A computed fold for a 93-nucleotide RNA from Rummeliibacillus stabekisii, annotated as Glycine riboswitch aptamer.
It matches the Rfam family "Glycine riboswitch aptamer". From the family's description: This family represents the bacterial glycine riboswitch. Rfam links the family to the GO term glycine biosynthetic process.
The RNAcentral record of the sequence draws on Rfam and Ribocentre.
RNA sequence: AUGAUUGUGCGGGGAGAGAACAUGUUUUUAGUGUCGCCGAAGGAGCAAGUAGGUAUCUAUGAAUCUCUCAGGCAAAAAGACUCGUACGGGACG
Numbered sequence: 001a002u003g004a005u006u007g008u009g010c011g012g013g014g015a016g017a018g019a020a021c022a023u024g025u026u027u028u029u030a031g032u033g034u035c036g037c038c039g040a041a042g043g044a045g046c047a048a049g050u051a052g053g054u055a056u057c058u059a060u061g062a063a064u065c066u067c068u069c070a071g072g073c074a075a076a077a078a079g080a081c082u083c084g085u086a087c088g089g090g091a092c093g
Stems, first nucleotide, its partner, number of pairs: 006088008018035001020034004036073003042069001043067003049060004
């Protein structure tokens, strides 16, 4: 300072997939069991590249990709990401 990448709070938008069945309870959205399914909290996996090495090896290495541990499958809530706003932060110049 017409303040990059970026952090936090608040507000708006925000997908997918059984209100499954059994059991259980005064009732129930809780619990337990069984089968099916979803990816956009979180977590895990790795291509190119880079570094090392005799090596087809090792390390590093992204995502809304892959897995589905966790989470979720009416509404609500949550929700990656995104927009606005407030407060920080201080790269280049």